[in-house]
RNA sequence: GCUCCGGUGGUGUAGUCCGGUCAAGCAUAGAGGCCUCUCGAGCCUCAGACCCGGGUUCAAAUCCCGGCCGGAGCACCA
Numbered sequence: 001g002c003u004c005c006g007g008u009g010g011u012g013u014a015g016u017c018c019g020g021u022c023a024a025g026c027a028u029a030g031a032g033g034c035c036u037c038u039c040g041a042g043c044c045u046c047a048g049a050c051c052c053g054g055g056u057u058c059a060a061a062u063c064c065c066g067g068c069c070g071g072a073g074c075a076c077c078a
Base pairs, nucleotide, nucleotide: 001074002073003072004071005070006069007068010028011027012026013025020058030046031045032044033043034042051067052066053065054064055063
């Protein structure tokens, strides 16, 4: 330098292919409550996220373009 894959709450992930009940699910961590003599466990509730910019569209986490970051492979290595 080229190609491919990925980036979603504090953390780990699903959803992306084929746009729409998604201003987004699950687990864990956090806050509050129920229960319990107390703690733990269990149950309920709450708050919290789509890497950045642009485009297409009635509508973008999803499609397209560019960029940034990470990973893998290939090439170069005088």
A computed fold for a 78-nucleotide RNA from a Nitrososphaerota archaeon, annotated as transfer RNA. Model confidence (mean pLDDT): 81 of 100. It was read from a public genome assembly. Rfam family: tRNA. It is annotated as a transfer RNA. The source organism's lineage runs through Archaea, Thermoproteati and Nitrososphaerota.